RNA sequence: AGAGUUUGAUCCUGGCUCAGGAUGAACGCUAGCGGCAGGCCUAACACAUGCAAGUCGAGGGGCAGCGGGAAUAAGCUUGCUUAUUUGCCGGCGACCGGCGCACGGGUGCGUAACGCGUAUAUAACCUACCUUCAAGAGGGGGAUAGCCUUGGGAAGCUGAGAGUAAUACCCCAUAGUAUCAAGUUGCGGCAUCGUGAGUUGAUUAAAGCUGAGGUGCUUGAAGAUGGAUGUGCGUCUGAUUAGCUAGUUGGUGAGGUAACGGCUCACCAAGGCGACGAUCAGUAGGGGGCGUGAGAGCGUGGCCCCCCACACGGGUACUGAGACACGGACCCGACUCCUACGGGAGGCAGCAGUAAGGAAUAUUGGUCAAUGGAGGGAACUCUGAACCAGCCAUGCCGCGUGAAGGAUGACGGCCCUCUGGGUUGUAAACUUCUUUUGGAUGGGGCGAAAAAACGGGAUUUAUCCUGGACUGACGGUACCAUCAGAAUAAGCACCGGCUAACUCCGUGCCAGCAGCCGCGGUAAUACGGAGGGUGCAAGCGUUAUCCGGAAUCACUGGGUUUAAAGGGUGCGUAGGCGGUUGUAUAAGUCAGGGGUGAAAGCACGCAGCUUAACUGUGUAAUUGCCUUUGAUACUGUACGGCUUGAAUAGGGUUGAGGUUGGCGGAAUGUGACAUGUAGCGGUGAAAUGCAUAGAUAUGUCAUAGAACACCGAUUGCGAAGGCAGCUGACUGGGCCUAUAUUGACACUGAAACACGAAAGCGUGGGGAUCAAACGGGAUUAGAUACCCCGGUAGUCCACGCCCUAAACGAUGAUAUCUAGCUUUUCGGAGUAUCGACCCUCUGAGAGGCAAAGCUAACGCGUUAAGAUAUCCGCCUGGGAAGUACGGCCGCAAGGCUAAAACUCAAAGGAAUUGACGGGGACCCGCACAAGCGGUGGAUUAUGUGGAUUAAUUCGAUGCAACGCGAAAAACCUUACCUACCCUUGACAUGUCCGGAACCCUGGUGAGAGCUGGGGGUGCCCGAAAGGGAAUCGGAACACAGGUGCUGCAUGGCUGUCGUCAGCUCGUGUCGUGAGAUGUUGGGUUAAGUCCCGCAACGAGCGCAACCCUUGUCAUUAAUUGCCAUCAUUUGGUUGGGCACUUUAAUGAGACUGCCGGUGACAAACCGGAGGAAGGUGGGGAUGACGUCAAGUCCUCAUGGCCCUUAUGGGUAGGGCUUCACACGUAAUACAAUGGCGUGUACAGAGGGUUGCCAACCCGCGAGGGGGAGCCAAUCUCAGAAAGCACGUCGUAGUCCGGAUCGGAGUCUGCAACUCGACUCCGUGAAGUCGGAAUCGCUAGUAAUCGCGGAUCAGCAUGCCGCGGUGAAUACGUUCCCGGGUCUUGUACACACCGCCCGUCACACCAUGGGAGUGGUUUUCACCAGAAGCAGGUAGCUUAACCGUAAGGAGGGCGCUUGCCACGGUGGGGGUCAUGACUGGGGUGAAGUCGUAACAAGGUAACC
Repeated sequence: AGAGUUUGAUCCUGGCUCAGGAUGAACGCUAGCGGCAGGCCUAACACAUGCAAGUCGAGGGGCAGCGGGAAUAAGCUUGCUUAUUUGCCGGCGACCGGCGCACGGGUGCGUAACGCGUAUAUAACCUACCUUCAAGAGGGGGAUAGCCUUGGGAAGCUGAGAGUAAUACCCCAUAGUAUCAAGUUGCGGCAUCGUGAGUUGAUUAAAGCUGAGGUGCUUGAAGAUGGAUGUGCGUCUGAUUAGCUAGUUGGUGAGGUAACGGCUCACCAAGGCGACGAUCAGUAGGGGGCGUGAGAGCGUGGCCCCCCACACGGGUACUGAGACACGGACCCGACUCCUACGGGAGGCAGCAGUAAGGAAUAUUGGUCAAUGGAGGGAACUCUGAACCAGCCAUGCCGCGUGAAGGAUGACGGCCCUCUGGGUUGUAAACUUCUUUUGGAUGGGGCGAAAAAACGGGAUUUAUCCUGGACUGACGGUACCAUCAGAAUAAGCACCGGCUAACUCCGUGCCAGCAGCCGCGGUAAUACGGAGGGUGCAAGCGUUAUCCGGAAUCACUGGGUUUAAAGGGUGCGUAGGCGGUUGUAUAAGUCAGGGGUGAAAGCACGCAGCUUAACUGUGUAAUUGCCUUUGAUACUGUACGGCUUGAAUAGGGUUGAGGUUGGCGGAAUGUGACAUGUAGCGGUGAAAUGCAUAGAUAUGUCAUAGAACACCGAUUGCGAAGGCAGCUGACUGGGCCUAUAUUGACACUGAAACACGAAAGCGUGGGGAUCAAACGGGAUUAGAUACCCCGGUAGUCCACGCCCUAAACGAUGAUAUCUAGCUUUUCGGAGUAUCGACCCUCUGAGAGGCAAAGCUAACGCGUUAAGAUAUCCGCCUGGGAAGUACGGCCGCAAGGCUAAAACUCAAAGGAAUUGACGGGGACCCGCACAAGCGGUGGAUUAUGUGGAUUAAUUCGAUGCAACGCGAAAAACCUUACCUACCCUUGACAUGUCCGGAACCCUGGUGAGAGCUGGGGGUGCCCGAAAGGGAAUCGGAACACAGGUGCUGCAUGGCUGUCGUCAGCUCGUGUCGUGAGAUGUUGGGUUAAGUCCCGCAACGAGCGCAACCCUUGUCAUUAAUUGCCAUCAUUUGGUUGGGCACUUUAAUGAGACUGCCGGUGACAAACCGGAGGAAGGUGGGGAUGACGUCAAGUCCUCAUGGCCCUUAUGGGUAGGGCUUCACACGUAAUACAAUGGCGUGUACAGAGGGUUGCCAACCCGCGAGGGGGAGCCAAUCUCAGAAAGCACGUCGUAGUCCGGAUCGGAGUCUGCAACUCGACUCCGUGAAGUCGGAAUCGCUAGUAAUCGCGGAUCAGCAUGCCGCGGUGAAUACGUUCCCGGGUCUUGUACACACCGCCCGUCACACCAUGGGAGUGGUUUUCACCAGAAGCAGGUAGCUUAACCGUAAGGAGGGCGCUUGCCACGGUGGGGGUCAUGACUGGGGUGAAGUCGUAACAAGGUAACC
């Protein structure tokens, strides 16, 4: 510091996700040790049990218990035991009294508050114990608890009587710098006032104890400490909470308090708070700090420290220095417990612990040794504060699980290209060494130093110095030493990318994974296992939460034309901001000083534990607040000037600016009259409609309403919406100009107010046209639409509402600055002119280009989207949704404001390349058109589908499958079926044994096979024995074999677009980039063919050419070919010849080369000449980058999977040949351009020894016999046919047509039944030219005619070739199909066979409404009123004082009044849950209906 994810790719916007750090954590797997820290985040839920606050005998009366003493008695052992008595002593239960219990400890319910933080104030206050200072303690009195006696009660507890003490209580005296009242005076301040010194009067004190050292008591003053109160500033969210408030705000007086104060009360006034957010609602203890972050921030407040609040829920006071009191009291309530049913007791949010809740959080431990606290004179007691220990990997830190050597690179595992190699891996074994940790034994701390007591001394004293004794829970500790021994000690997660780390097996969209993208449908580095690897390590992962990354709320540090986002427009309040100059001030600002900013923490230095964590100490820091001194540039404030901003006045000018009246013509509709006759109208085509009752059309007149052609524009005006005939009235604004006036009056603008197209609403008019709804006609599968005929609201006016638009420049307002060019509107000035133009300059508008700059790009560019400033509005992923609820507005429609649950990983902008378009332009092709002939109808052949079957083997399926693989299914082929057989196999290699091989011949069986007989030995080496090669048989095992699967694992080959003209690269240039340029443009071509131009210049694969063939000629050659001349013959038969033809080798020829024209002086095109051939001469071969997961695993090859006495191999028979049907491709026909008969002419290219087969003979014929010739320019297949000549038939199901069937044969073959071809005789079906639709062909072509070949024993209507005869037509490119180039749109990129919308049906999810129902909270009114406090008091009662007494003062109880908790009744408000039914929303597998959008999306889309 970034990364992944939207796309085919790109840039941007934008969300989601990840890598980091952290935690009071939890869960899973695992676990050796130690140190330091932490440990109920949930139920402020309920609590058994124990402990957590007592102490003082030096306050008191006392003596229950303990110890001692004494006395008495008894026993006896005569100094012991027992019993009794005795407060005499040590001490001490309970009681009176004092101090403490308000600290310490816990928790975070409540609280949005002066609660907390910070600063400040108290001139408005209190403070026990402690310290200092001053003064004092005289005299008296009456009670009461304990105890005793006696009652009640289950208990808690409580009544009566008698008597008693005090540092308990009371009275008197004394007393002032105390308190109160009056009044004099000095000084000072901060408004009320503060402070000092006098005077007078009134009131109020005390306690003793003692061990004789002391200590305690009372009053006052001061200090210290602790508290109380006021104030400034800061302190969460919501405006879908906008108004709140009657003790409320203030005053006067009184009460009350420690103290100010509406704190309380009476009276008076009507105030107080609030957009700088009152009130209300929700949430929450606050801070130091902590986590993160570069910081600013954001989140958080556990442990430690400070403050606050609370103590079962609520209320109340008492005591006290202090409480409205956690382990006090009273009352109400809920709960639990006890009970004798009458009544009582209790409060762990103290420490342990229990139950419950929960994902989850520890021991019913030790000690007061240290630190601290309470009491005490002290010893000491108490102390779950504290210090320690226990449990827990909860965190942080440290250590260890060994170190060195060691290669046969061991075994085993895993992998592979597998006789072998790689890896695990120096890892192990093995050798040497070490001993932390753990184990054993022994030693063994620091923390402890005192203080007090005691002794001595001093003093500035809750004291100091000195002497000296005691004291350790932890602790079997830390630590140290010795001993043995590698011994006691490694896991977890991950390995597709992000992100470090890869292979095998299993699985087969299953099981599963997943943080995001996404993996898994038979070769998964993504699932599970294994091997290996990577990371961290006594831990590792997961989950949750926070910060970061996120500049993704942007103060630092974002945006707003098109991505989310400028308010529809103006006016204007608050607010914000503001020209120039001077003076003053010093609020902001800046600088210096002072105070504070607790400690801890953080940072740094040093130090202590072996190190670290941890801890100690010091410094820094604490960015803040307060105060003071100074500065005065800037901002503010006050005062005074200025004129340039702004405004006003004078003059001029412009315009569809606004309101209101009048007038006008054209058009339309309607009406009247006239002319006139059959249609009009409308459409893609029609129909509805109108019309003989006279339409449309034409003419004249009348009437109505609405809108204003031409001018007219890129124009003008207005704030926007908007504004258009002419004209009158009223009226707003802008601009220009020279002067004058005011003197900052300016800008922006939340709220408020006003305006605001169209549609819509209300009332009343008006109503010509047009026209939602509606009716009809068409279209259509449907057509609630588009088209047509009608037609009502409405459109118009007046008044009143509505308040929204793609209200758009998708661009807020204002001001300043920053190159130009050009057009135009309205002014002004100048020059020129007779004048108008023109020209120059200068203002204000409206447009087009373009520089810098900006922008993601597109683009903007003085009319900014550039550079700046001020102010306002708005945005923060998509959907849900501009929706719900609430509120405000509205007559309604609806508008404004405006969420969430849930869901997705995108949604989006601009540009790029393609593809596509029922977009455009250009061009081509038998693409259409023009023609010729077919197919589709018939019969047959053949292939396919379907059906059938034991099997009908398999593949090919739009073009580009279907006479295709198959250039030959009777057996074989053959892969299929049935039956019978074989199992190292029909075939290959290796090992062993035997025999050469081989030939002849029986039996059996459907055959394969099984089983016999006979003959017979070869070649090489070797003297021989024997061995070897080849071959046959047998045995066992490695293996063979598979036309089994996957063409979507593949190679190779092939089809197709398409013989279409395209497809790319290097360098350069342009662009952020994908990419572009080149390859586009102007011409031209069959062609990216060529030329020209051009930020391109070149190049490659394609095109063309080179190749073959054909057409002309030449040369060479001349057999089997040829024959002009010369002979010869039936015959080129023979001699002869090679001129010609031909054959087959080599050449020539054609190149737009020449001429003319057109074109741009080009390329090229058109015409012509010559030529056998002319513009590629004809034909063939040749197929760019790529597309279709196109076809083929059944040609072959091949990965993987599968079968292995079978999915392999053999044999026989059957099947591939079936047949209601459908389709494709062909053959033959339907006839006279013909059929039949007779005669007759002319090819080319091929084949031939398992062959072609002549002559001749036989047969009607297929064919048979025959055998000459030929391995072929020689012989042969082999008669070419159409044609031509003559004859016949006469339009008919025929002398057409030949299917089908019967009979008889021939040939091939082991064999023609299933199932061959052919011949002859007979039979003689459909068919009379073929619906919709559709195919081929542009010249030696179509059409027509025959011939040959491959395959092959036989079988050709198929296929591949060959020649004969031999046409018609092409105006042309509008349309159909396919293709190419450029351009345009796009929401497509699996690319239009694309994408995609809505209803409906089903399932699930969250949510709104809903008669209501339940809970909770708040408020108002009323009732009620415990305890308590305050007031009153006629009842009852009463020790201290007064009084001789009666009585009084004072008190208590009771009663009563006021306030008030709980409770009750009723009515509002908020909120949560739930609810029959219901609304929309979201998500789901390949559901239904249509096709709305994206292309001109087929009616442009949208608001």
Model confidence (mean pLDDT): 84 of 100. A computed fold for a 1503-nucleotide RNA from an uncultured bacterium, annotated as small-subunit ribosomal RNA. The sequence is in RNAcentral, with records from ENA.